[in-house]
Molecule: small-subunit ribosomal RNA
Organism: uncultured bacterium
RNA sequence: AGAGUUUGAUCACUGUGCUCAGGACGAACGCUGGCGGCGUGCUUAACACAUGCAAGUCUACGAGAAUAGUGUAGCAAUAUGCUUAGUAAAGUGGCGCACGGGUGAGUAACGCGUAGGUAAUUUACCUCGGGGAGAGAGAUAACAUCGCGAAAGCGGUGCUAAUACCUCAUAAUGCAGCGGACCCGCAUGGGUAUGUUGUUAAAGGGUUAUACCACCUCGAGAUAAGCCUGCGUCCGAUUAGCUAGUUGGUAGGGUAACUGCCUACCAAGGCGACGAUCGGUAGCUGGUCUGAGGGGAUGAUCAGCCACACUGGAACUGAGACACGGUCCAGACUCCUACGGGAGGCAGCAGUGAGGAAUAUUGGGCAAUGCCCGCAAGGGUGACCCAGCAACGCCGCGUGGAGGAUGAAGUCCUUAUGGAUGUAAACUUCUGUUGGAGGGGACGAAAAUCUCGGCACACCGAGAAUUGACUGUACCCUCAAAGAAAGCACCGGCUAACUACGUGCCAGCAGCCGCGGUAAUACGUAGGGUGCAAGCGUUGUCCGGAUUUACUGGGUGUAAAGGGCGCGCAGGCGGGUUGGUAAGUCAUUGGUGAAAUUUUUCAGCUUAACUGAAAAACUGCCUUUGAUACUAUCAAUCUUGAGUACGGUAGAGGAAGAUGGAAUUUCCAGGUGUAGCGGUGAAAUGCGUAGAUAUCUGGAAGAACACCAGUUGCGAAGGCGAUCUUCUGGACCGUCACUGACGCUCAGGCGCGAAAGCGUGGGUAGCAAACGGGAUUAGAAGACCCUGGUAGUCCACGCUGUAAACUAUGGAUACUAAAUGUUGGUUCGUACGGAAUCAGUGUCGUAGCUAACGCGUUAAGUAUCCCCACCUGGGGGAGUACGAUCGCAAGGUUGAAACUCAAAGGAAUUGACGGGGGCCCGCACAAGCAGUGGAGCAUGUGGUUUAAUUCGAUGCAACGCGAAGAACCUUACCUAGGCUCGAAAGACUAGAUUAUCCUUUGGUGAAAGCCGAAGGCGCCGCAAGGCCAUCUAGACAGGUGCUGCAUGGCUGUCGUCAGCUCGUGUCGUGAGAUGUUGGGUUAAGUCCUGCAACGAGCGCAACCCUUGCCGUUAGUUACAAGUGUCUAACGGGACUGCCGGUUUAACACCGGAGGAAGGUGGGAAUGACGUCAAGUCAGCAUGGCCUUUAUGUCCAGGGCUACACACACGCUACAAUGGCCGGUACAAUGGGUUGCCAAGCCGCGAGGCGGAGCUAAUCCUCUAAAGCCGGUCUCAGUUCGGAUUGCAGGCUGCAACCCGCCUGCAUGAAGUCGGAGUUGCUAGUAACCGCGCGUCAGCCAUAGUGCGGUGAAUACGUUCCCGGGCCUUGUACACACCGCCCGUCACGUCAUGGGAGCCGGUAACACCUGAAGCCGGUGGGCCAACCGAAAGGGGGCAGCCGUCGAGGGUGGGAAGGGUGACUGGGACGAAGUCGUAACAAGGUAGCCGU
Repeated sequence: AGAGUUUGAUCACUGUGCUCAGGACGAACGCUGGCGGCGUGCUUAACACAUGCAAGUCUACGAGAAUAGUGUAGCAAUAUGCUUAGUAAAGUGGCGCACGGGUGAGUAACGCGUAGGUAAUUUACCUCGGGGAGAGAGAUAACAUCGCGAAAGCGGUGCUAAUACCUCAUAAUGCAGCGGACCCGCAUGGGUAUGUUGUUAAAGGGUUAUACCACCUCGAGAUAAGCCUGCGUCCGAUUAGCUAGUUGGUAGGGUAACUGCCUACCAAGGCGACGAUCGGUAGCUGGUCUGAGGGGAUGAUCAGCCACACUGGAACUGAGACACGGUCCAGACUCCUACGGGAGGCAGCAGUGAGGAAUAUUGGGCAAUGCCCGCAAGGGUGACCCAGCAACGCCGCGUGGAGGAUGAAGUCCUUAUGGAUGUAAACUUCUGUUGGAGGGGACGAAAAUCUCGGCACACCGAGAAUUGACUGUACCCUCAAAGAAAGCACCGGCUAACUACGUGCCAGCAGCCGCGGUAAUACGUAGGGUGCAAGCGUUGUCCGGAUUUACUGGGUGUAAAGGGCGCGCAGGCGGGUUGGUAAGUCAUUGGUGAAAUUUUUCAGCUUAACUGAAAAACUGCCUUUGAUACUAUCAAUCUUGAGUACGGUAGAGGAAGAUGGAAUUUCCAGGUGUAGCGGUGAAAUGCGUAGAUAUCUGGAAGAACACCAGUUGCGAAGGCGAUCUUCUGGACCGUCACUGACGCUCAGGCGCGAAAGCGUGGGUAGCAAACGGGAUUAGAAGACCCUGGUAGUCCACGCUGUAAACUAUGGAUACUAAAUGUUGGUUCGUACGGAAUCAGUGUCGUAGCUAACGCGUUAAGUAUCCCCACCUGGGGGAGUACGAUCGCAAGGUUGAAACUCAAAGGAAUUGACGGGGGCCCGCACAAGCAGUGGAGCAUGUGGUUUAAUUCGAUGCAACGCGAAGAACCUUACCUAGGCUCGAAAGACUAGAUUAUCCUUUGGUGAAAGCCGAAGGCGCCGCAAGGCCAUCUAGACAGGUGCUGCAUGGCUGUCGUCAGCUCGUGUCGUGAGAUGUUGGGUUAAGUCCUGCAACGAGCGCAACCCUUGCCGUUAGUUACAAGUGUCUAACGGGACUGCCGGUUUAACACCGGAGGAAGGUGGGAAUGACGUCAAGUCAGCAUGGCCUUUAUGUCCAGGGCUACACACACGCUACAAUGGCCGGUACAAUGGGUUGCCAAGCCGCGAGGCGGAGCUAAUCCUCUAAAGCCGGUCUCAGUUCGGAUUGCAGGCUGCAACCCGCCUGCAUGAAGUCGGAGUUGCUAGUAACCGCGCGUCAGCCAUAGUGCGGUGAAUACGUUCCCGGGCCUUGUACACACCGCCCGUCACGUCAUGGGAGCCGGUAACACCUGAAGCCGGUGGGCCAACCGAAAGGGGGCAGCCGUCGAGGGUGGGAAGGGUGACUGGGACGAAGUCGUAACAAGGUAGCCGU
């Protein structure tokens, strides 16, 4: 620091999820786990708590044990003394209990933070200084006794003390009142000394009667607190108004103290868009985490502040509380109870239950640090110090080091050779951290106390004695022994790390993209590897990346986003010059910014974590003194911004009124006139013989204003179009006279605002939602089309307030190249298509900008200049719901969430496609000829059947195809019978053997095979033995078994179409473009020309073969010879070469000459990049899978030949251009020795006999047929046609039954030219005619492939059908139109709105009731201190009353939550239904508002 993900691909595009990589955590979970140090440990139920402990202490006071010991008396029981001991325990009293410790419920607040104020205040204990402590009195607990009660506890009577309480004295510098003086300040005011009047105090204890401690008062300090103020401190406007003690004043009360803090009266204020009030959430901070920083998130541990202590309220005591381990009351809960009544409060430390994913011991000690009490000794302390549990975190250490190749074994992979694990192990040697055993053994301890000295008794120095929970711990030494100590995650990309097997869209994975449907580096396992390591992963949360809320640092034409437009208050911003002030700003001074944390340096634990010290920093606030450029403010001034005045100009600017005519339409009246009119793609509905349409005349009505008319004008926008009049707004130009910044933009507000729509009343010719009818359609048409037609459209007055209200572009100002139109003015001139200038309105375009498209002085530039306002944060849900508000309604404005997806989108690119466009080609159409589709048959296919009808090919591009030959074989199928190292090949291991082999032969059987019999026999070597063989066993063979979607090769097809690409250069951010496009031309990307392209390659063409003409050479055959018309080898010839014309000059085209042939002469071969997962695993080859006494192999028979039917290629016909009979003429290509087969003879014939010739220009096949000549038939189901069937034969072959071909005789079916549709062919072609060949024993061949014979017709032309090429255009397609995609319905799941209602909670308000308690009042109860002789007084207590008052009750509302029959839409779901709305002109252009 970036990366992945939208696309076929692209973007320096937009943009989210995120999504990832980083860091962090009081964490949890999974697997694993050796040691130590330092930290940390209920984030949830402020839920409930058993038990123990967490606050006591004392030289003030009175009383005063038990127990034990030891005496005395007594026989003993017992009594009594001393010590224990003035002790324990309890009480009165003093101090403490307001600290320490816990928690974060509440609190949005002067609560906290920061900086100040207190002249408006208090402060026990402590320190310093001044002064003082005299004399008395009355009670009361404890205790004793009586009583009540279950208990807790309470009451009566009686006694007693104090540092408890009270009175008097003394008294100031205190306090209060009244004075004058001085000083000071910040308004009230404060301070100092001083005069005077009044008033206020005390306690003792202890001692060797030194010390010392305590007490009272005043002043000062320190410490701790209270109060006040500026600034800062979360979200919501779908919370906009709030407030009666409220804001202020006066008086009084109250407090330590100011204050409506409280009360009475008076006034009517106070707060709020700079967000009051209300609602939600939350302890705040130092800090912590993260980040480059700005920031964001957070507030555990430690530290500061606050709040709370079961819930709510209240006060008492006290220096301090409205009090965690105090009191009272109310409430809830728990416990005890004798039912009368009582007790309690772990958010202290442990611990328990509950909740939860989850968080520890009912430990030790006061040794240290600190706190309370005490003169002290000392006591107390769950604060604290330690230990225990937990990998919860951070840090450190270890699990060994060195050598060691036969690269061991095992395992995995493999091309079967090897490779990997891997120096890893074994093995040798060394060391000893941690752990184990034994031994030694700290620091933390300083003191307090006592003695001595100094001295202000604080304190310091010296000496003496004592004190450790942790702990026999840390640490050190010795011993033995490599011995006891490694896991987790990942390995498709992001992201470091790959193979095998298993699985087969299953099981599963997944953070995102996505993997898995038989070869998965993505699942599971293994081997190997990568990363981290006593941990590793996962989950959750926060920051980062995210410039994805943009201050730093974003945007608004098309991606989300400019308000429909104007006016304008607040607000923000604002021209030139001069002077003053100094608020902002800058500099400077002082204070503060707690400590810890962070950073740097140094230091202490062996290191580190951790800890200590010092420095820096804490970016802030307050303050002192200055500066004055800028902003601000005050004052003065200026004219250029803005406005005014005067003079001109153009205009569909607005409102009202009046008027007009052309044409059209409709209607009415009349005339002429007759059968149709009208309408459409075609029709029909409709109108018309009651006279339409047409035509003429006259009249009526309403609406709209042709031409002019123009990317012309005007207006803020919406919008405005006949003419005239009246009223009226704005703009522009000129003059440069006046004012003197008066300006710009504007949240809220106000106004205007197309069409549709609403209300009331008019009007209505045409048009026309709804509606009726007719068509169209597979279909309802509810659409498009037609015929009618009402609201509406028009007018007046009101409402509505929205549009794709668009330039999808807010307003203002300034600046920044040109060119060319045009509107309105002004000026100049050479008078024109002139020039200049101002204001508009267009096009093009430089710089610049932009993702691109594009914008470009009319900016989307300058640009982060400037100023203002507004808007947005992925897509959908949704402009929906709820709420509020506006509206008569329709509806408008404002405007969410749950849930869901990984995209949605912009611009441009290449293709493909279009019922888009242009150009061009092709037997594509057209023009023709012959067919096919109908019949019969042949062949193939589908289907059906079957034991099997083997398999494959399936639009064109499967179907006379693989198959150039299925009776057996072929053969792969079926049935039955056999064989198992096999029918065939090569080769290895182990064992055995003379078996094998050859010849002959028996039985059985359908054959294959099985069971035998006889005879003969290997090679090398002296030998042992070896080799070749055979058998058995095993590795293996075999497979037409599967996968053509794992493949090679081959083939089809587009298509013999003219295309497909590359290098360099250039353009573009890029995908890509250019070249290859344009203008001509061609069969052709053929050639020419132009051009940011220049060249090149694969294709085209040519080269090759064949054929047509000529020549040369040769001559087996042909032939009597010659000869060359024949054969076959080599050449020539044709190249737009020549002429004319056209064209642009070129290419080329047209015409002509010559020539056998003329513009590629005809034909064949030749098939670019690629497409179709096209075809083929059954031609062959081949990966993987499957099979192995069978899916292999052998054999017999059957089947592939079936047959209701459907389709395809064909053959033969339907006849006279013919059939039949007779005669007669002319070919070529081929083939042949297992062959072709002559002559001759036999047979009606197929054929047979025969055997000459020929390994072929020699012989054979071999009579060609149509044709021609003659005859007959005469239009019929025929002398057409030949199917079918019967009989008799021939041939091939082991074998013609299933199932061959041929012949003869007989039989003589359908069929009389073929519906919709459809095929071939452009010249030696179609058509017609016969001949050959391959395969092959034969043949189901009418097929395939060649050969020759006879030999046409037609092409105007490119509108249309099909296919193709190029350019262009649109696109929401890219699996590419067989595409994409919308809505209803049906089913399932999920969240949500409405809903008669129902339910529980919250905060207020009104009224009622009202505990405790403070305060106030009160008299008829009661009472020790003082006064008084007494009575009584003073004072107090209880009681009662009142105000306030928690809680409770009642009531009507508010806001929010839960639930609810039913209901609304929404989202998602692999294949459901119906249509086809959108994307192409999407087949009616689409979209917006209504």